[in-house]
RNA sequence: AGAGUUUGAUCCUGGCUCAGGAUGAACGCUAGCGGUGUGCUUAACGCAUGCAAGUCGAACGAGAAGUCUGGAUUCGUCUGGACUGAAAGUGGCGAACGGGUGAGUAACACGUUGGUGACCUGCCUUCAAGAGGGGGACAACCACUGGAAACGGUGGCUAAUACCCCGGAUGUCUGCCUAAUUAGAAAGGGUUGACUAAAGCUCCGGCGCUUGAAGAGGGGCCAGCGUCCCAUCAGCUAGUUGGCGAGGUAACGGCUCACCAAGGCGAAGACGGGUAGGGGACGUGAGAGCGUGAUCCCCCACACUGGUACUGACACACGGACCAGAUACCUACGGGUAGCAGCAGCGAGGAAUAUUGCGCAAUGGGCGAAAGCCUGACGCAGCAACACCGCGUGGAGGAUGAAGGCCUUCGGGUCGUAAACUCCUUUUCUGGGGGAAUAGAAAGGAAGGUACCCCAGGAAUAAGCUCCGGCUAACUACGUGCCAGCAGCCGCGGUAAAACGUAGGGAGCAAGCGUUAUCCGGAUUUACUGGGCGUAAAGCGCACGCAGGCGGUUUGUUAAGUUGGAUGUGAAAGCUCCUGGCUCAACUGGGAGAGGCCAUUCAAAACUGGCAGACUUGAGAUUGACAGAGGAUAGUGGAAUUCCCGGUGUAGUGGUGAAAUGCGUAGAUACCGGGAGGAACACCAGUGGCGAAAGCGGCUAUCUGGGUCAUAUCUGACGCUCAUGUGCGAAAGCCAGGGGAGAGAACGGGAUUAGAAACCCCGGUAUUCCUGGCCGUAAACGAUGUCAACUAGGUGUAGGGGGUAACCAGCCCCUCUGUACUGCAGCUAACGCGUUAAGUUGACCGCCUGGGGACUACGGCCGCAAGGCUAAAACUCAAAGGAAUUGACGGGUCCCCGCACAAGCAGCGGAGCGUGUGGUUUAAUUCGCUACGCGAAGAACCUUACCCGGGUUUGACAUAUACGUGGUACCGAUUCGAAAGAUGAAGGACCCUUCGGGGAGCGUAUACAGGUGCUGCAUGGCUGUCGUCAGCUCGUGCCGUGAGGUGUCAGGUUAAGUCCUGUAACGAGCGCAACCCUCAUCGUUAGUUACAAGUGUCUAACGAGACUGCCCGUGAUAAGCGGGAGGAAGGUGGGGAUGACGUCAAGUCAGCAUGGCCUUUAUAUCCGGGGCUACACACACGCUACAAUGGCCGGUACAAUGGGUCGCCAAAGCGCGAGCUGGAGCCAAUCCCCCAAAGCCGGUCUCAGUUCGGAUUGUAGGCUGCAACUCGCCUGCAUGAAGUCGGAGUUGCUAGUAAACGUGCGUCAGCACAGCGCGUUGAAUACGUUCCCGGGGAUUGUACACACCGCCCGUCACGUCAUGGAAGUUGGCAACACCUGAAGUCAGUGGGCUAACCUAACGGAGGCAGCUGCCUAAGGUGGGGUCGGUAACUGGGACGAAGUCGUAACAAGGUA
Repeated sequence: AGAGUUUGAUCCUGGCUCAGGAUGAACGCUAGCGGUGUGCUUAACGCAUGCAAGUCGAACGAGAAGUCUGGAUUCGUCUGGACUGAAAGUGGCGAACGGGUGAGUAACACGUUGGUGACCUGCCUUCAAGAGGGGGACAACCACUGGAAACGGUGGCUAAUACCCCGGAUGUCUGCCUAAUUAGAAAGGGUUGACUAAAGCUCCGGCGCUUGAAGAGGGGCCAGCGUCCCAUCAGCUAGUUGGCGAGGUAACGGCUCACCAAGGCGAAGACGGGUAGGGGACGUGAGAGCGUGAUCCCCCACACUGGUACUGACACACGGACCAGAUACCUACGGGUAGCAGCAGCGAGGAAUAUUGCGCAAUGGGCGAAAGCCUGACGCAGCAACACCGCGUGGAGGAUGAAGGCCUUCGGGUCGUAAACUCCUUUUCUGGGGGAAUAGAAAGGAAGGUACCCCAGGAAUAAGCUCCGGCUAACUACGUGCCAGCAGCCGCGGUAAAACGUAGGGAGCAAGCGUUAUCCGGAUUUACUGGGCGUAAAGCGCACGCAGGCGGUUUGUUAAGUUGGAUGUGAAAGCUCCUGGCUCAACUGGGAGAGGCCAUUCAAAACUGGCAGACUUGAGAUUGACAGAGGAUAGUGGAAUUCCCGGUGUAGUGGUGAAAUGCGUAGAUACCGGGAGGAACACCAGUGGCGAAAGCGGCUAUCUGGGUCAUAUCUGACGCUCAUGUGCGAAAGCCAGGGGAGAGAACGGGAUUAGAAACCCCGGUAUUCCUGGCCGUAAACGAUGUCAACUAGGUGUAGGGGGUAACCAGCCCCUCUGUACUGCAGCUAACGCGUUAAGUUGACCGCCUGGGGACUACGGCCGCAAGGCUAAAACUCAAAGGAAUUGACGGGUCCCCGCACAAGCAGCGGAGCGUGUGGUUUAAUUCGCUACGCGAAGAACCUUACCCGGGUUUGACAUAUACGUGGUACCGAUUCGAAAGAUGAAGGACCCUUCGGGGAGCGUAUACAGGUGCUGCAUGGCUGUCGUCAGCUCGUGCCGUGAGGUGUCAGGUUAAGUCCUGUAACGAGCGCAACCCUCAUCGUUAGUUACAAGUGUCUAACGAGACUGCCCGUGAUAAGCGGGAGGAAGGUGGGGAUGACGUCAAGUCAGCAUGGCCUUUAUAUCCGGGGCUACACACACGCUACAAUGGCCGGUACAAUGGGUCGCCAAAGCGCGAGCUGGAGCCAAUCCCCCAAAGCCGGUCUCAGUUCGGAUUGUAGGCUGCAACUCGCCUGCAUGAAGUCGGAGUUGCUAGUAAACGUGCGUCAGCACAGCGCGUUGAAUACGUUCCCGGGGAUUGUACACACCGCCCGUCACGUCAUGGAAGUUGGCAACACCUGAAGUCAGUGGGCUAACCUAACGGAGGCAGCUGCCUAAGGUGGGGUCGGUAACUGGGACGAAGUCGUAACAAGGUA
């Protein structure tokens, strides 16, 4: 410090995710030791048990038990003195500290800095003064007595440092006067009045007591500043704000009360709601920040919940009191008791958090004169890898690179010096011995026989976890087969998974390693540091303008901001640096530093601000001109549409792609004349004008706003922007009243269509128009807020001014204002912007922060309504998006080509038949195929892969090894059998030899053979198609951030990216063309064959010939094109072979080859039979026809390519014929197949299902073959079907072509209407490129890129999830009104009771109790508020592999 992820690729925007650090953690696997820390984050839920606050006999009375010592004694005991002194009591001090917790609290609670002239302070310290006299009780105790207990009641005795009274003061308090100080006065001085003090104990040292003054430390109160989220909380407030008086308090104060006034707070966020103890600090971060508030320290609050006071120096009191409530326990049912958020511990909750330990030895605290006692504060130990730090699990040598595992190309590689083995060491461990500091003079001392030290033993006791597709370090095998599973993001898994599981190997960390959760970082992704807003999210529709923010030149002054210095403070711990102590480190001691928007003070005066003054350039005003659809009102004009009236006139008109509805013989449309009414204003008219925007267009008048230019003059900063606010604001819509020609939602009708609730047509209401009032929104757009300044030009246009020029400004120059285009710098992701900025700056406002949910819900405000403004969350996705690039596509455009269309000819589609395919059938009808007379150049058996049945199992075939084998291999009679096969009589071997043997054969066994079994989506090879289309690329250079572009484009031209010219391109490659074969002409050579010779028709070998070469025209004088000459042939002469980069996971595992998988008495192999030939039907390709351009009969003429010895087969004979007999010739220019047919000549038929047509069937034959039943071909005779030229649609062909005619060959025993060739006869037509199909190029749009067979929208149906509304139902919270009202303070009260004082003894003062009142916790009742839960029903939303209906959007998306 970055990385992954949107795309075919690119740049940008933007979110999501990862790598780092951290934790009071938890979970999984694992675990040797030590040190130091830390350990209920949840239920402020409930608690058994023990302990956590006592102490003082030197304040006091009394005194159990015990010891010592007397006396008495009936020996049971009774009674003195002294010592010691338990438990309880009176009294004092403490218990308000220490310890716990974080519920409440958004507050003077906390932090920081100040104030208190408005206050208090026990114990401690200092100073000053003092302590005289008297009195009455009450506990304990005793007696009686109530109660289960808790706890009491009555009577009696008693002490004090307990209580009370009197005297008394330098004193205190209070009122008044008063100098100085202060903004403001207490203290000080003077004076009046009132009020009162004390206690003793003693070990004789002292310790206490009272009053006053001061100190230290502690506290109360007040103030400035700082301190979370929500404005979908905007108004809040009656003790409220202030005053006067009183009460109350230690003290100020509405703190409380009576009266008076009506204030107080709030957009700088009051009030309300939610959440939360605050700080020092902690985590992270470069920092700024962001998050946190465990342990330690400071402050606050709380102590079962709520209220209340008492005592006291201090409490409204955790281990005190009273009351109420909830809960729990005891009970004799009458009544009582309790409060672990102290330390342990228990239950519960929870993912989760420890011992009912030891000690007061240390530190600290309470009491005490002290000894001492108490102290779960504290010091220690125990449990827990919870965290941090440290150590170890050994070190050195050791190659046959052992065994074994894994992989393997079978060679090897790897685990791996790793192990074994040899030598060494002992941290740790075990055993034994010694043994601390802490603990300051002695002793004691929890930790502790611990830390530490020494000796001995023995490598001994000690390694795991996660990961290995990319990010991200680390790879192979097997298993699995979109299953099981993984996953932080992208994504893996559908038979070759480095992504799942296992193994081997490797990487990382290590007594830990991973996961989960949370925080910061990365994230400049809330941007102060440090972002943006034309198109990515984002400029309010426009203006005016209060608050606020900002503000021209200059002088003086001030000192708020600002800057500097000094002082105070910012606790300790923590952090940083330095330096010590534990062996190091963690940990810890010491020193220094850092840390505030803090306070006080001194100084400076540039800048900002304040105050005072001046200026003119910003702004405004005056004067004079000017342009304009600027606004409002009133009037007025012509053209056109429609309607009405009249006329002429007759059958249509209108409308459309084509029609129909409609109108019209009751007279339309058309034409002419007249009239009515409403709306809009042609031409002028212009990226012209005006306005803030919306918007404004005939003409005239009136009223009125703004702007521009020119000249000076005047005011003197008067300015800019603007949250809230106010106004204006297209269209549609709403209310009321008018108006209504045309247009025209809705609606009706006609078409179109599968449908058409649309597009088209005929009608037509609201509306559109006017007046008044609402609405307040638009792609209200320049998708660009307003204002100001600065920064190259050029060109047009509108308005004004000046100059030059002058006959005239129509030309020219300068300038101000507006508007438009182009363009430099610069900016921008790019597109683009560019003095009218999106450039460079300043001021102010508005707005944005991933997509969807959502321009939504709820709440609020506005509106008559429609609706508008403001505006979330749950949930869900990993993208959504901008610009540009290359393709592909378009019912986009342009150019070009092709039997693509058109022009023609012949067909197919109808019939019958043949062949193939689909389907169906079947035991099987083998298989494949965008294919279908295709694989198949030919299925009766074979082929054959399919079915049925019968056999064989190292096999029908190959190789290797071992063993066996001479009557062995081989041959094979007989029997069974359909055959295969089984059985096996008789016969009966071979080659080489170094003579040992070897080979071959056969048998057995083991390896293996075999497979037309699967995967063409694992492959090779081959092939098809686009397409014989003209394209496809590269090097270097140049352009672009980049994908990429250029070249390959443009103008011509061509069959062609063919060639020429231009050109930031210059060259090159694969294609095109040419080179090759063949046909046409000629020459030379050769001549088996042909023919009589010789020749050369012919055959076949070599060559010639054609190149736009020549001429004319045209064209850029080019390339080329048009015409002509010559020539057998003329512009690639005809035909063939030849198929670029690539596309279709195209085809083929069944031609062959081949990886993997499957099978092995079967999916192999052999045999017989059957099937591939089935048949309601559909399709494809053909044949034959439907006839007279013909059929039939007779006669007669002319080919070429080819083939032939298991072959072609002559002559001759037989047969109606197929064919048979026959055997000559020919290994072929010699012989044979081989008579070509259409044609021509003559005859017949005469338009008919025929003398057309030949299907079908019967019958008789022939041929091939082991065999023609399933299932061959041919022949004779007989039979004589459909069919009379073929719907929609569709195929081929541009010349020796189509069509017609025959003929040959391959396959093949036989079988050809198919395929491949050959010749004979031999046309028609092409205007042309609008349209259909296919292709090439350019351009354009795109939301497509699996690329239009694309993408994609909405309803419906089903499932899941979250959410809104909702009759109701249920709960929480905070208030309010009324009722009841405990304890308690305060006040009142009198007829109860009453030790101290007074008293003349009656009584009084005072006190206690009672009663009453105010306040009030809690409870009750009630209507509301607010926030949830739940809910019949209901609304939309998100997601889901295939569903239904349409096709709205993306191309002109087929109606932009």